[in-house]
RNA sequence: GUCCCUGUAGCUCAACUGGAAGAGCGGUUCCGUCCUAAGGAAAAGGUUGUAGGUUCGAGUCCUGCCAGGGACA
Numbered sequence: 001g002u003c004c005c006u007g008u009a010g011c012u013c014a015a016c017u018g019g020a021a022g023a024g025c026g027g028u029u030c031c032g033u034c035c036u037a038a039g040g041a042a043a044a045g046g047u048u049g050u051a052g053g054u055u056c057g058a059g060u061c062c063u064g065c066c067a068g069g070g071a072c073a
Base pairs, nucleotide, nucleotide: 001072002071003070004069005068006067007066010025011024012023013022019056028042029041030040031039049065050064051063052062053061
């Protein structure tokens, strides 16, 4: 330098053919206990890397850029 893959909650990952984002763990609050723990319940937490484009509608499709990984040179 060229090409490919990945980027979604604090972490690990889902999200079907474009119909508008969910789980586990963790954290918080409550119950529980003499106290802690186990166990149970509830709620919170998201600019879907970034900037544009297409579309009635984008995590998903297209383009540039950024970050990480890989192949070739």
Molecule: transfer RNA
Organism: bacterium